[in-house]
RNA sequence: GGGGAUAUAGCUCAGUGGGUAGAGUGCAUGCCUAGCAUACACAAGGUUCUGGGUUCUAUUCCCAGUAUCUCCA
Numbered sequence: 001g002g003g004g005a006u007a008u009a010g011c012u013c014a015g016u017g018g019g020u021a022g023a024g025u026g027c028a029u030g031c032c033u034a035g036c037a038u039a040c041a042c043a044a045g046g047u048u049c050u051g052g053g054u055u056c057u058a059u060u061c062c063c064a065g066u067a068u069c070u071c072c073a
Stems, first nucleotide, its partner, number of pairs: 001072007010025004019056001029041002049065005
């Protein structure tokens, strides 16, 4: 210098042929216990990496950029 992959909840990750975004885990509360742990119930938590374009509508499609990983030279 060139190619490819990834970016979504605190963490690990799904997801969608474009139509109001989820799981596990963690955290708060309740229940349980003498107390703790486990189990159960329930709530909170998201500018879907950034900017722009297309569209009635974009996490999803297109362009550019940023960060990380990787391959080639």
RNAcentral holds the sequence, with entries from Rfam. Transfer RNA from Vicugna pacos, 73 nucleotides, folded computationally. Taxonomically the source falls in Vicugna (Eukaryota, Mammalia, Theria, Boreoeutheria). Rfam family: tRNA.